[in-house]
RNA sequence: GCCCCGAUGGUGUAGUCGGUUAUCAUACGGGACUGUCAAUCCCGUGACCCGGGUCCGAAUCCCGGUCGGGGCG
Repeated sequence: GCCCCGAUGGUGUAGUCGGUUAUCAUACGGGACUGUCAAUCCCGUGACCCGGGUCCGAAUCCCGGUCGGGGCG
C1' cells in the first nucleotide's frame, strides 16, 4: 500500500432481503418480601463509532473517515 471482518446502554450481546416503543442478561436507582443480609419478584435509568448520500422512512443500503482484528505484498 491492497483485501476481508468488526464497532449497538457502564459491561456482554440480539436485531443487518429498510418499517410497532431497538432485544436479552448484567450493572445502577427505587419498591415488595425478610428479624437483618442474601436470594427472588416488580418498576425505572441507560446505546446504534464519526461525517455525508439514497429514501416517505436507515443500526440495516451506498461513499468517505477513525479505531480494533486478520490476510497478502
The prediction has a mean pLDDT of 81. The RNA shown here (transfer RNA) has 73 nucleotides and comes from an archaeon. Its Rfam family is "tRNA". The family's RNA type in Rfam is transfer RNA. Its family is annotated with triplet codon-amino acid adaptor activity in the Gene Ontology. The sequence is in RNAcentral, with records from ENA.